[in-house]
RNA sequence: AAACAUGAGAGUUUGAUCCUGGCUCAGGAUGAACGCUGGCGGCGUGCUUAACACAUGCAAGUCGAACGGAACUACUCCGAUGAGAAUCUUCGGAAAGGAUUUGGUUUAGUUUAGUGGCGGACGGGUGAGUAACGCGUGGGUAACCUGCCCUAUACAGGGGGAUAACAGUUGGAAACGACUGUUAAUACCGCAUAAGCGCACAGGAGCGCAUGCUCCGGUGUGAAAAACUCCGGUGGUAUAGGAUGGACCCGCGUCUGAUUAGCUGGUUGGCGGGGUAACGGCCCACCAAGGCGACGAUCAGUAGCCGGCCUGAGAGGGUGAACGGCCACAUUGGGACUGAGACACGGCCCAAACUCCUACGGGAGGCAGCAGUGGGGAAUAUUGCACAAUGGGGGAAACCCUGAUGCAGCGACGCCGCGUGAGCGAAGAAGUAUCUCGGUAUGUAAAGCUCUAUCAGCAGGGAAGAAAAUGACGGUACCUGACUAAGAAGCCCCGGCUAACUACGUGCCAGCAGCCGCGGUAAUACGUAGGGGGCAAGCGUUAUCCGGAUUUACUGGGUGUAAAGGGAGCGCAGGCGGCGCGGUAAGUCUGAUGUGAAAGCCCGGGGCUCAACCCCGGGACUGCAUUGGAAACUGUCGUGCUGGAGUGUCGGAGGGGCAAGUGGAAUUCCUAGUGUAGCGGUGAAAUGCGUAGAUAUUAGGAGGAACACCAGUGGCGAAGGCGGCUUGCUGGACGACAACUGACGCUGAGGCUCGAAAGCGUGGGGAGCAAACAGGAUUAGAUACCCUGGUAGUCCACGCCGUAAACGAUGAAUACUAGGUGUUGGAGGGCAAAGCCCUUCGGUGCCGCAGCAAACGCAGUAAGUAUUCCACCUGGGGAGUACGUUCGCAAGAAUGAAACUCAAAGGAAUUGACGGGGACCCGCACAAGCGGUGGAGCAUGUGGUUUAAUUCGAAGCAACGCGAAGAACCUUACCAAGCCUUGACAUCCCGGUGACGGAUGGGUAAUGCCAUCUUCCCUUCGGGGCAGCGGAGACAGGUGGUGCAUGGUUGUCGUCAGCUCGUGUCGUGAGAUGUUGGGUUAAGUCCCGCAACGAGCGCAACCCUUAUCCUUAGUAGCCAGCGGGUAAAGCCGGGCACUCUAGGGAGACUGCCAGGGACAACCUGGAGGAAGGCGGGGAUGACGUCAAAUCAUCAUGCCCCUUAUGGCUUGGGCUACACACGUGCUACAAUGGCGUAAACAAAGGGAAGCGAGCCUGUGAAGGUAAGCAAAUCCCAAAAAUAACGUCCCAGUUCGGAUUGUAGUCUGCAACUCGACUGCAUGAAGCUGGAAUCGCUAGUAAUCGCGAAUCAGAAUGUCGCGGUGAAUACGUUCCCGGGUCUUGUACACACCGCCCGUCACACCAUGGGAGUCGGGAAUGCCCGAAGCCGGUGACCUAACCGCAAGGAAGGAGCCGUCGAAGGCAGGCCUGGUAACUGGGGUGAAGUCGUAACAAGGUAGCCGUAUCGGAAGGUGCGGCUGGAUCACCUCCUUU
Repeated sequence: AAACAUGAGAGUUUGAUCCUGGCUCAGGAUGAACGCUGGCGGCGUGCUUAACACAUGCAAGUCGAACGGAACUACUCCGAUGAGAAUCUUCGGAAAGGAUUUGGUUUAGUUUAGUGGCGGACGGGUGAGUAACGCGUGGGUAACCUGCCCUAUACAGGGGGAUAACAGUUGGAAACGACUGUUAAUACCGCAUAAGCGCACAGGAGCGCAUGCUCCGGUGUGAAAAACUCCGGUGGUAUAGGAUGGACCCGCGUCUGAUUAGCUGGUUGGCGGGGUAACGGCCCACCAAGGCGACGAUCAGUAGCCGGCCUGAGAGGGUGAACGGCCACAUUGGGACUGAGACACGGCCCAAACUCCUACGGGAGGCAGCAGUGGGGAAUAUUGCACAAUGGGGGAAACCCUGAUGCAGCGACGCCGCGUGAGCGAAGAAGUAUCUCGGUAUGUAAAGCUCUAUCAGCAGGGAAGAAAAUGACGGUACCUGACUAAGAAGCCCCGGCUAACUACGUGCCAGCAGCCGCGGUAAUACGUAGGGGGCAAGCGUUAUCCGGAUUUACUGGGUGUAAAGGGAGCGCAGGCGGCGCGGUAAGUCUGAUGUGAAAGCCCGGGGCUCAACCCCGGGACUGCAUUGGAAACUGUCGUGCUGGAGUGUCGGAGGGGCAAGUGGAAUUCCUAGUGUAGCGGUGAAAUGCGUAGAUAUUAGGAGGAACACCAGUGGCGAAGGCGGCUUGCUGGACGACAACUGACGCUGAGGCUCGAAAGCGUGGGGAGCAAACAGGAUUAGAUACCCUGGUAGUCCACGCCGUAAACGAUGAAUACUAGGUGUUGGAGGGCAAAGCCCUUCGGUGCCGCAGCAAACGCAGUAAGUAUUCCACCUGGGGAGUACGUUCGCAAGAAUGAAACUCAAAGGAAUUGACGGGGACCCGCACAAGCGGUGGAGCAUGUGGUUUAAUUCGAAGCAACGCGAAGAACCUUACCAAGCCUUGACAUCCCGGUGACGGAUGGGUAAUGCCAUCUUCCCUUCGGGGCAGCGGAGACAGGUGGUGCAUGGUUGUCGUCAGCUCGUGUCGUGAGAUGUUGGGUUAAGUCCCGCAACGAGCGCAACCCUUAUCCUUAGUAGCCAGCGGGUAAAGCCGGGCACUCUAGGGAGACUGCCAGGGACAACCUGGAGGAAGGCGGGGAUGACGUCAAAUCAUCAUGCCCCUUAUGGCUUGGGCUACACACGUGCUACAAUGGCGUAAACAAAGGGAAGCGAGCCUGUGAAGGUAAGCAAAUCCCAAAAAUAACGUCCCAGUUCGGAUUGUAGUCUGCAACUCGACUGCAUGAAGCUGGAAUCGCUAGUAAUCGCGAAUCAGAAUGUCGCGGUGAAUACGUUCCCGGGUCUUGUACACACCGCCCGUCACACCAUGGGAGUCGGGAAUGCCCGAAGCCGGUGACCUAACCGCAAGGAAGGAGCCGUCGAAGGCAGGCCUGGUAACUGGGGUGAAGUCGUAACAAGGUAGCCGUAUCGGAAGGUGCGGCUGGAUCACCUCCUUU
């Protein structure tokens, strides 16, 4: 010097947005477990469950220097024995020595059962109990103890009696005893002594916060000791002090529940005793009646506490394994003994449960010590080594003991470290995967070459740990050497969050999933593979905790509408509190001191190769206590003040309250009169009333209830609420004055009071209204809406209830913060005074700035800025439910959960869509008209049915004379049968041939098949081309599937007027503006205005056609004039004037006039004009919608078939037929049918064609044949019409179906199955129910003509012209559309959403006759062990006494207390239960339609009542109701 520098978000509610709000994820951690995998080492760590039960071994002994003995060894001495040998011999013997055995003794030593001492109260384990002075922290003890240890002082004299052991006898299976005898001590007991000590008494001095304490000396009294010895010492006694350890007391802190609110009898205190080391109801007797509790007692649940650990930016939250401190416990419960210390884990006694032994009489035991076993469990290790180290016990010591401890073993359980190789290496090998077949990826990766040796393996050396010796670990750490790339990589993930993508398989299946969500045939989401990402000897999952979560908000949230202000007031406690001065110092601030153990954490160093780990020093430990100081603020004390608050005097306003009285209008009823047939009621009716006289009307009367106008976002009240008038009593607010008090204030948990309507009780009253109820309607039903009645009730008195959308959805109080404008009650002032203006106080509205707010909005009456106090909220549902409790007569109110379930529920605003909302506008939309369809027959299409097949598609409008502009074969896709298999068609390869083709014949149902004849090109001569045949495989082929994989094309809204963009502006944003508004238009057409200015796609115009004119050009068109000519005829010359043809142009533009309008746009009318306001028609179809149609026009992804789902052929079918529907044709007739003869078009087509004319046929047609590739020729006749004739209203001279028959034509072929013709037959049908379609002018209607397709085959389709109307007042209604606005719970967008009963399945839960447990207490009984107390008789060595005896003690007995146990009634709590209640979830069930739009009766709240159900109705309330009208106010000009 350092120990300061710290905060990340994401997904998910919606069509989209902002907000609120929950759920989920990313991080870290763990004594973990599970799955897959697993090389090494170090350091740690390892029964979280059954405080379940335990086999076996070990875990506490030691001291012979306390003691007596015993045993053994050696020695000393004394004996006994005396082998054998040897000495002297006087051979009689003598003496000494002596192996062996043995007895005693001395000394020394070893071992030791017992007595005795110390230690077994430490160490080790566990966390059951405990919510407590248990723990933490800081204090106190003047209320205490303390063995061993240290210091100091003093002392240790002299005696006594026993008893284990031992011996003997004896009981018992054993455990274990009993009796007799003997003996020792540092065992035990008196006596002496007392420096000092204890006790009692009185005195003196000093001190303390109190009780008291200390000191001094005095008297009386009491109590000690142990010896051993190696002579060094060790030990003993007393006292005092220290140290250590303990005990008790106190302040503060220490989980949840009030659905636990009252608890307490030794309880609280006192006096006196007892007891203890000591205080104390700790215990006892007596006395008093206290003590605790909303600051949470008691009860219940849970839990060892702390240092710390995890997390966090922090504050916090969670946790209490390992390590350390404290506590508690030792099978369960109780008890004491011993001791310095225990009520004692490896001591004792008793009771209980369990286990074991037993000879059945009795005994033994306690692993929550270390190992280990069983069991439980998802889950947790060796019956190891050593006392070498550290420490403990004993001992003087040697030493002994020590599962404490040190080590080792097992487990990836955690942390840390290391390795599994490094470099070069592209033919980018092979393999694999993919592929657009080119490639790409794996990938320098491998192989190959070169190198290295960390770990593991082998060999050699080899520690520190140990101060002299002593090493379990351990031949370990470490070092060295040789050797081989060898022995060493997995797990999870790859839709988003979240780093990382492809293929195949599967096909809402199998499965995945933390949330959102994937999977129904192209799955980056399932499974597999390839590839990739992450981490790595691990990786994932699960569980739990913190974080993110400001999602309980102290730091750091909210309550108008999202969850949330109590219905209102008064007010105790509590919280907070005006101005000045002074004191104090509790809070506050500051300094110092003590403490905050160690470890941990942080910083700086150091040691193991590094790290983890360990060591040293420092910081920190934010706390508590003591003490010195400061005095601004808070508190407190004192003293003042007037501004807050209150009082007083004067004054006016008011539906404020209570009581009594009183008034008129109206309804109803009664009586009487007049009067007659209806009244009443509704959408329309009916029930009802009425000829017994109603309704109506007149008069009189009765009774009850409510008070029109005034009347007003006006008044009063705390809220609920209050409305005729008068009187009495009474509350509050306000203004003026400034006399008085002097902070008296604000808020307010509990508490008390008030509190709409409904409802309840008792007694009245009852006119009207009116739940229930009855009847009538409506309806599918109608327990409703509507109608007729009608009871409770509504009214009064008294008493309950105590709730409402009790709302301003906004608690109360105070202060501050731009304005403007109304209104109400006062006061002051001014003026020209029925009035106006200015100022001010109180109330009540609106607009609006700043600010706030998610937005809406609020804005001096705040939802702004601040302060104080109270109440309340924390996702939705379950549920304001259940249980419990309180209140209530009841109804019910108040308080108020959980299981389970969902990923949302919600607020505000936006864009759409929708509305049985509103405004405006348009359309053959309605209306006004004309003609149809629906009835008949037929045609045609469809459905259905049938069938071998009746191929397929199209399905409201927008399928159905549609694909199909034309099915006899073909078409053809369908069916039956037969046949082919590289194929009918394309490309490639090989072989052989020269053809192919054509013709003929045979055969077949037909193709296929067989045979015969004819027959190539080019050439550089090598060959090539082409064709068909045969072969092999790639492949062909598919009208097989998917239009919900697609392209393209088409329909539809809709030729509707809309749809968008850029920039700017506004808004947090989605978005808005522009595009809205006022006019106008067919039009988002145009004009004006405007925070918009411009632009694009649409509209319009440009295009075609038609209507008029001009011009150019006249053939095949035309013919006015001229000429010729015919029976007639543009037939001819000629001409292009006209018609016409087809090129070009003109013309129409609101250009002109008038009026309206805003001097605009534009509209109306007029002139002129062929045409007038878009002249008519066509083509032209914005952004988009309908997963609209089409895989069968075509194209195409994927899937499927491959001797068939392909190909060929014959025959059949698509043409069926009880029936239903659509579209048409023809009719039903006289506006007609038929006949005769006559007139006028347009637009088309024609060579495999149109086909004139002529002939034949009744005709369809046939024969022949001119002309014409066509303004030339042909089809070709137009028809309706007009004229004449006939029919005379009928199933007809209408109508033509059907049928018979004879034919014609096309075609290989008309049977199934063509069209047409002649003759004959002559059905239904006489104008069409409900309903429904088209059309606004050259239109409808009607009439014919043509074309495409096509061999033939239209009533269809597409075109053409002829004749040619009626009607439109108008926009109320139906349908569709457009614009603006409004509501919305819709967004798949009303064909939406959604509620409740019922039925079924599953789940959790309440009640439940009961039943089975668990727990804590209470009362009574019994009463073990044991302490304590008592005790006649009994027993006894020490002391006293000469003795008798005494003192003292013991057993026994008795008593109090007392565990377990028994009995009893309650309490709390859990399991289970027939039955039963509701709730939740579930697929597409049933019944209705309650809510969302005016949801079709506006909805909702409270209450009552009724009903299958949603729900209906009554009464009162709210707007969180649409629409219309009126009034008032405000804003702008």
Record summary
The RNA shown here (small-subunit ribosomal RNA) has 1533 nucleotides and comes from Lachnospiraceae bacterium 47-T17. The sequence is in RNAcentral, with records from ENA and SILVA. The prediction has a mean pLDDT of 83. It matches the Rfam family "Bacterial small subunit ribosomal RNA".